[in-house]
Molecule: transfer RNA
Organism: Thermoplasmatales archaeon SW_10_69_26
RNA sequence: GGGCUGGUAGCUUAGAUAGGUAGAGCGGCCGGCUCUUAACCGGCAGGCCAAGGGUUCGAAUCCCUUCCAGCCCG
Numbered sequence: 001g002g003g004c005u006g007g008u009a010g011c012u013u014a015g016a017u018a019g020g021u022a023g024a025g026c027g028g029c030c031g032g033c034u035c036u037u038a039a040c041c042g043g044c045a046g047g048c049c050a051a052g053g054g055u056u057c058g059a060a061u062c063c064c065u066u067c068c069a070g071c072c073c074g
Stems, first nucleotide, its partner, number of pairs: 001073007010026004020057001028044005050066005
C1' cells in the first nucleotide's frame, strides 16, 4: 500500500439481510422478600449508535471520505 471484519449504555453485546420509537445480560439506583446480608422478585435511570458529508419525508441501517482496533496479502 491492497483486501476483509469490527467500533452501539460503565462492561459484554443484539439490531444492518428488509430504512420507520435503539433492545438484552451484567453492573448502578429504588422498592419487595428476609431479623440482617446474599440470593430471588418488581421497577427506574443510563445511548441519540467512532467522526464528517451525502441520499431520503425519515439513516445505527444505504452511499462517500476519514479515524481507531483485529486478521490476511504484498